[in-house]
RNA sequence: GUACGAUAAUGGCAAACCUAGUGAAAACUAGGGACGCAAAGCCAAGGGCCUUCGCACCAAGUGCAUGGCAGCCGGUUCCCGAA
Numbered sequence: 001g002u003a004c005g006a007u008a009a010u011g012g013c014a015a016a017c018c019u020a021g022u023g024a025a026a027a028c029u030a031g032g033g034a035c036g037c038a039a040a041g042c043c044a045a046g047g048g049c050c051u052u053c054g055c056a057c058c059a060a061g062u063g064c065a066u067g068g069c070a071g072c073c074g075g076u077u078c079c080c081g082a083a
Base pairs, nucleotide, nucleotide: 004081005080012037013036017032018031019030020029021028022027035071041076042075043074046073047072048069049068050067054064055063056062057061
């Protein structure tokens, strides 16, 4: 240096759920709360997934992201150092 990852050390994040708010929704923000996480930091210009205010199609309904998800894969950067 690269890979790897411990019942090590130092720190960090925070699922479900609850309260308040925003939003058409998905979801997000703040507080509480911890299921977990070595990238659960960052990236939504790659794949995938969710939603459909709106738009297209006569209608029923179907389709579409310009809206979201990084705690799905992926990309990228970083703390520590037992085997």
Molecule: c-di-GMP-I riboswitch aptamer
Organism: Peptococcaceae bacterium UBA5767